[in-house]
Model confidence (mean pLDDT): 76 of 100. Predicted 3D model of RNase P RNA and transfer RNA as a complex of 428 nucleotides.
RNA sequence: GGAGCCGUAAAGAUAAUCGCCUAGGUUACUAGGAGGAAAGUCCGGGCAACAGAGAGCAUGGUAGUCGCUAACAGCGACCGUCCGUAAGGAUAGGGAAAGUACCACAGAAACUUAAACUGCUAACCGGUUUACACUAGGAGCGAUGGUGAAAAGAGUGAGGUAAGAGCUCACAGCGCGUCGUAGCGAUAUGUCGCGGAGGCAAACCCUACCUGUUGCAAGGAGUGCUACAAAGCCCUAGCUCGGGGACGCACGCUUACCGCUUGAGCGUUAUAGCAAUGUAACGUCUAGAUAGAUGAUUGUCGGCUUUUGGUUAUCAAAAGUUACAGAACCCGGCUUAAUGAAGGCUCGAAUA
RNA sequence: GGCACCUUAGCUCAGUUGGUAGAGCGACGGCCUGAAGAGCCGUGCGUCGUAGGUUCGAUUCCUACAGGUGCCACCA
Numbered sequence: 001g002g003a004g005c006c007g008u009a010a011a012g013a014u015a016a017u018c019g020c021c022u023a024g025g026u027u028a029c030u031a032g033g034a035g036g037a038a039a040g041u042c043c044g045g046g047c048a049a050c051a052g053a054g055a056g057c058a059u060g061g062u063a064g065u066c067g068c069u070a071a072c073a074g075c076g077a078c079c080g081u082c083c084g085u086a087a088g089g090a091u092a093g094g095g096a097a098a099g100u101a102c103c104a105c106a107g108a109a110a111c112u113u114a115a116a117c118u119g120c121u122a123a124c125c126g127g128u129u130u131a132c133a134c135u136a137g138g139a140g141c142g143a144u145g146g147u148g149a150a151a152a153g154a155g156u157g158a159g160g161u162a163a164g165a166g167c168u169c170a171c172a173g174c175g176c177g178u179c180g181u182a183g184c185g186a187u188a189u190g191u192c193g194c195g196g197a198g199g200c201a202a203a204c205c206c207u208a209c210c211u212g213u214u215g216c217a218a219g220g221a222g223u224g225c226u227a228c229a230a231a232g233c234c235c236u237a238g239c240u241c242g243g244g245g246a247c248g249c250a251c252g253c254u255u256a257c258c259g260c261u262u263g264a265g266c267g268u269u270a271u272a273g274c275a276a277u278g279u280a281a282c283g284u285c286u287a288g289a290u291a292g293a294u295g296a297u298u299g300u301c302g303g304c305u306u307u308u309g310g311u312u313a314u315c316a317a318a319a320g321u322u323a324c325a326g327a328a329c330c331c332g333g334c335u336u337a338a339u340g341a342a343g344g345c346u347c348g349a350a351u352a
Numbered sequence: 353g354g355c356a357c358c359u360u361a362g363c364u365c366a367g368u369u370g371g372u373a374g375a376g377c378g379a380c381g382g383c384c385u386g387a388a389g390a391g392c393c394g395u396g397c398g399u400c401g402u403a404g405g406u407u408c409g410a411u412u413c414c415u416a417c418a419g420g421u422g423c424c425a426c427c428a
Base pairs, nucleotide, nucleotide: 002347003346004345005344006343010339012301013300014299015298016297017296018295020033021032022031023030024029035324039335040334042333043332044331045330046329047215048214049213050212054241055240056239057238060210061209062208063207064078065077066076067075068074079093080091081090082089083088094206095205099204100203102199103198111153117145119141120140121139124138125137126135127134128133155171156170157169158168159167174195175194176193177192179190180189181188182187219258220257222251223250224249225248232247233245234244235243236242265284266283267282268281269280270279271278272277302322303321304320305319306318307317308316309315353424354423355422356421357420358419359418362377363376364375365374371408378397379395380394381393382392383391401417402416403415404414405413
């Protein structure tokens, strides 16, 4: 110098003028005023209403192990598999040995007691022959070819046979189980025994665990009188049970107010842990609009790019540029959009 | 702000146990006509919104994006 991998800080600063929202103030004025994603609304929780929701069924969700957490489909560490020479990356990763469905076209046959298109076989039956021998009609075979994503699902060698074949044996490999060893565990490894099972569960299903619905446009208020036996009506989840209710009359109230921002909050330090994360101490208060404020212009200093000049590692000048985007009840994640240092690591080549 | 759904030919729409996509109108070509219209005959003209995944195979199943449509307030 080249090709890559991981990865994070930050998200321009300041002055003047003119404006906007909130709080305080008699005025003057003072203080505060978007994000890492505020976005998508994909998960999870708080909060609120329905019985501080009651039961059962159904529905829906999750899927290696251990941990973290308020919770999760998130995160951390580890295991297995796949990709990459490597740094590293991806992983919807339980069960096909409970059952059902599906596997188009092609092909003889698509999961069945497989099948006989191309084929193999003269041991057996049959035919020809005195006999040797010939013959693939019966019969046997599942090795070869062909079709297809996939051909019955066991790779190599030996035996075996008329021909063949896990038909038998040995070795290797796979699955399940027993017993050891290491590990909390997934799992790894060793011994022994058994087995021949196609794929597909992001098809139904089975197993284990979890699961009520609606979302701040949730929701929060009345007062008085009358009726209240049953039935009806309304609400309560999809169904069944169970539960709740003036559902009538009169008056009152409204583009308002509350919910609304102090919260699993933020910062620093110490400490436990590989880490995610937890604990303790101290400090701190930091938008709350409701057609929706947080802006505009100019100057100066920055960052980046290009050009020019000097000249050799930096300076000066000019021009351009300075992303994605914007709260709407609040948090934890994920995903997507987009500017982007520093730092760490890998590979091969050349030179010393 | 929250929730539900849709996207297939130029337009309006079909398309289900996943197997290679159709209908009507329109368009184009031909016949007919002096010319046009009507009529008759013929031609699908398409990346099934985009990108990934599962699968032998995806319009269909799953995930993430893009574009569009509808509903929910005040009257208790």